[in-house]
RNA sequence: GCCCUCGUGGUGCAAUGGUAGCAUAUCAGACUUCUAAUCUGAGGGUUGCGGGUUCGAGCCCCGCCGGGGGUU
Numbered sequence: 001g002c003c004c005u006c007g008u009g010g011u012g013c014a015a016u017g018g019u020a021g022c023a024u025a026u027c028a029g030a031c032u033u034c035u036a037a038u039c040u041g042a043g044g045g046u047u048g049c050g051g052g053u054u055c056g057a058g059c060c061c062c063g064c065c066g067g068g069g070g071u072u
Base pairs, nucleotide, nucleotide: 001071002070003069004068005067006066007065010024011023012022013021018055026042027041028040029039030038048064049063050062051061052060
């Protein structure tokens, strides 16, 4: 250089082109003599960046950036 793959809450991952969700963590409440555990709830995402297609894009197309793997 070329090819493949990944990039989504703090972290690990989901999501047939049609309301972005689960677990965990954090915070609050309940329970407890207190803590832990358990239960309930809340906050937290401009879906890596910029364009395009579409009524509608996390998803499809193009370019770029970053991580991983392969190859000369």

Model confidence (mean pLDDT): 84 of 100.
Predicted 3D model of a 72-nucleotide RNA (transfer RNA) from Aspergillus ibericus CBS 121593.
Rfam family: tRNA. The family's RNA type in Rfam is transfer RNA.
Taxonomically the source falls in Aspergillus ibericus (Eukaryota, Dikarya, leotiomyceta, Aspergillaceae).